A computed fold for a 77-nucleotide RNA from Desulfonema magnum, annotated as c-di-GMP-I riboswitch aptamer. Of the family's consensus pairs, 94% are formed in the model. Model confidence (mean pLDDT): 80 of 100.

[in-house]
RNA sequence: CACAGAUAAAGCCAAACCCGUCGUGAGGCGGGGACGGAAAGCCGCGGGUCUCGGAGGGAGACAGCCAGGUUGCCUUG
Numbered sequence: 001c002a003c004a005g006a007u008a009a010a011g012c013c014a015a016a017c018c019c020g021u022c023g024u025g026a027g028g029c030g031g032g033g034a035c036g037g038a039a040a041g042c043c044g045c046g047g048g049u050c051u052c053g054g055a056g057g058g059a060g061a062c063a064g065c066c067a068g069g070u071u072g073c074c075u076u077g
Base pairs, nucleotide, nucleotide: 003077004075005074012037013036017032018031019030020029021028022027035064041070042069043068046066047065048062049061050060051059052058
């Protein structure tokens, strides 16, 4: 440096659910909580799903659905 990822160590994140709060909503944020995660860090720009809307070549949500971009911890091998 590349590949790989355990039954290792040190840390990290935090599903469902509950409380508070914001939003018409999908959902966001804070606290509790752990099902999981080696990118479950960041990017909504490709596909997908979802919401609002009478409708649109409309406006939004999801990065813990997949793909992609980018940065990055550890080491039994």

It matches the Rfam family "c-di-GMP-I riboswitch aptamer". Rfam's curators write: GEMM was predicted in a large-scale screen for bacterial structured RNA regulatory elements.